[in-house]
Lysine riboswitch aptamer from Clostridium thailandense, 176 nucleotides, folded computationally.
The sequence is in RNAcentral, with records from Rfam.
Of the family's consensus pairs, 98% are formed in the model.
The prediction has a mean pLDDT of 77.
The source organism's lineage runs through Bacteria, Bacillati, Bacillota, Clostridia and Clostridium.
RNA sequence: AACUGAGGUAGAGGUGCAAGAUUUAAAAGUAGGGCUGCAGAGGUAAGCGCAAUGAAGCAGCUUAAAAGGAAAUUUUGCCGAAGCGUACAGUUGAUGCUUUGAUACUGUAUAGCUGGGGUUGCAUAGAAUAUAUGCAAAACUGUCACAAGAUAAAUUUGUGGUGAGCUAUCAUUCGU
Numbered sequence: 001a002a003c004u005g006a007g008g009u010a011g012a013g014g015u016g017c018a019a020g021a022u023u024u025a026a027a028a029g030u031a032g033g034g035c036u037g038c039a040g041a042g043g044u045a046a047g048c049g050c051a052a053u054g055a056a057g058c059a060g061c062u063u064a065a066a067a068g069g070a071a072a073u074u075u076u077g078c079c080g081a082a083g084c085g086u087a088c089a090g091u092u093g094a095u096g097c098u099u100u101g102a103u104a105c106u107g108u109a110u111a112g113c114u115g116g117g118g119u120u121g122c123a124u125a126g127a128a129u130a131u132a133u134g135c136a137a138a139a140c141u142g143u144c145a146c147a148a149g150a151u152a153a154a155u156u157u158g159u160g161g162u163g164a165g166c167u168a169u170c171a172u173u174c175g176u
Base pairs, nucleotide, nucleotide: 007170008169009168010167011166014079016078017077018076019075020074021073022072023071024070032063033062034061035060036059037058038057042050045099046098047097048096082114083113084112085110086109087108088107089106090105091104115141116140119137120136121135122134123133124132125131142162143161144160145159146158147157148156
């Protein structure tokens, strides 16, 4: 320097990523249960059961949760960490039960997107103004390339690209 194979190993970015455990707040004085009064035939996506010995609903009193999600601490695994999308498979899943279903979860595959963490706006989910995901905008930051500047060297500024990347090293081929 070139070709091939996106070779192997080890690292870096920082409010860095993910999972588990414990505690806490909130969910909530909510859902649900009981009693009383009003009320008077339903209720469900559908069916069965239930229902004038009072359905649904409203009010008062009383009793009274939980899950998902979140924060802190700690442990573990890591730097396509991980997340999203798509496809396939499985599970969960509207009451007392059954079927179905929204929703949610798990696994596999994927050369579809995203370098990273925040801010703002919109959308979806959510009890939520917490938070998560997606899209967009303007900045910040890491890294590389180019240009300029500075200097003993390093430190700087601008433009552009972005993880199949970057740094170090080993291996292969060729040349010096």